[in-house]
RNA sequence: GUGGCUAUAGUUUAGCGGUAGAACAGCGGGUUGUGGUCCCGCUAGUCUGGGUUCAACUCCCAGUAGUCACCCCA
Numbered sequence: 001g002u003g004g005c006u007a008u009a010g011u012u013u014a015g016c017g018g019u020a021g022a023a024c025a026g027c028g029g030g031u032u033g034u035g036g037u038c039c040c041g042c043u044a045g046u047c048u049g050g051g052u053u054c055a056a057c058u059c060c061c062a063g064u065a066g067u068c069a070c071c072c073c074a
Base pairs, nucleotide, nucleotide: 001070002069003068004067005066006065007064010024011023012022013021018054026042027041028040029039030038047063048062049061050060051059
C1' cells in the first nucleotide's frame, strides 16, 4: 500500500430500521454480632464527521483506532 473483520456502561457483551438490555464492577439499603454470601434499589453507554429515511447502534460514504491476511522496499 491492497483486502477482510471489529468498535455499544469502568469491564465482558446482546440488540441489525421504531424510545438501548444483561452480567460483573461501583453506590445506597435489607439480612448478619462484624465481614462475606444472599435479596432490593440506583448510577452509567452506541468511536468521529457527513448522507439516506417520518425515524439510524442498525443502511451508505469518509475518517480514526485495534486486529488478520497479502504485496513492495530496507